[in-house]
Context: one part of a larger RNA
RNA sequence: CGUUCCAGACUUGUGAGGAGUCAACUCUAGUACGAGAGGACUGAGUUGGACCGACCCCUGGUGAUCCUGUUGCACCGCUCGGUGCACCGCAGGGUAGCUACGUCGGGCAGGGAUAACCGCUGAAAGCAUCUAAGCGGGAAGCCCCCCUCGAGAUAAGGUCUGGUUGUCUUUGACGAGAGACCCCCGGAAGACUACCGGGUUGAUAGGCCGCGCGUGCAAGGGCUGAGAGGCUCUCAGCGGAGCGGUACUAACGGUCAAAGG
Numbered sequence: 001c002g003u004u005c006c007a008g009a010c011u012u013g014u015g016a017g018g019a020g021u022c023a024a025c026u027c028u029a030g031u032a033c034g035a036g037a038g039g040a041c042u043g044a045g046u047u048g049g050a051c052c053g054a055c056c057c058c059u060g061g062u063g064a065u066c067c068u069g070u071u072g073c074a075c076c077g078c079u080c081g082g083u084g085c086a087c088c089g090c091a092g093g094g095u096a097g098c099u100a101c102g103u104c105g106g107g108c109a110g111g112g113a114u115a116a117c118c119g120c121u122g123a124a125a126g127c128a129u130c131u132a133a134g135c136g137g138g139a140a141g142c143c144c145c146c147c148u149c150g151a152g153a154u155a156a157g158g159u160c161u162g163g164u165u166g167u168c169u170u171u172g173a174c175g176a177g178a179g180a181c182c183c184c185c186g187g188a189a190g191a192c193u194a195c196c197g198g199g200u201u202g203a204u205a206g207g208c209c210g211c212g213c214g215u216g217c218a219a220g221g222g223c224u225g226a227g228a229g230g231c232u233c234u235c236a237g238c239g240g241a242g243c244g245g246u247a248c249u250a251a252c253g254g255u256c257a258a259a260g261g
Base pairs, nucleotide, nucleotide: 001152005163006162007161008160009159010158011157015149016148017147018146021049022048023047024046025045026044027043033038051106052105053104054103055102059100060099061098062097066093067092068091069090070089071086072085073084074083075082076081110144111143112142117137118136119135120134166174167173168172179256180255181254182253183199184198185197186196187195204250205249206248207246208245209244210243211242213239214238215237220233221232222231223230224229
């Protein structure tokens, strides 16, 4: 821009893509078959491999924005207590998120038309013949069924809901206006864009409060020990992302926008 008024939702599915897998074991059965050795068809069930998808409850990993221990040096005048640098100095743990080594799910079943092939009836050709007319069966393959996208499918589809069609000096302007956008606060959305939530009639983000969770018992005081240190107030102190609550802070301010009969 189009889809022949403008919008907001929900859809149909021409079509396109994906998936489609393999093995072992158990029973049927040591049966059929075979002198024996050996050893099935078929049908039923179980488990696993690889692959695919999703997820983070569990088990782990990561977690340079969390906590702790500790070495050397420097600094905060000194002590105490801290900060900086040294690969995040080194080391021990670790929330959210992201993840596999973790967990869950998937291939099924079924229908249709067929290939090779197997048949029925059956002439040409009194016989025979699956074929010439006609009719069955028959593959991990084809079409459907399953999953995803999908009406620019220009053949531009459908349904529901909301809205404009007022005035004037009428190739236009003004008013009203469903709705939308810019902008702003953000996001388990994201390269940008897009997508989703919110914008005071507000819990969208931050702050604060509570809870969870992680570290593992702060500073300071008291008691004790020659001291290093220990005990105690103390399951303390501190804290990123998690779950709630609460307008304290920031969501300010603008624009566009739909008719003819």
RNAcentral holds the full RNA, with entries from ENA. Predicted 3D model of a 261-nucleotide part of an RNA (large-subunit ribosomal RNA, domain VI) from Cyanobacteria bacterium CYA. Taxonomically the source falls in Cyanobacteriota (Bacteria, Bacillati). It matches the Rfam family "Bacterial large subunit ribosomal RNA".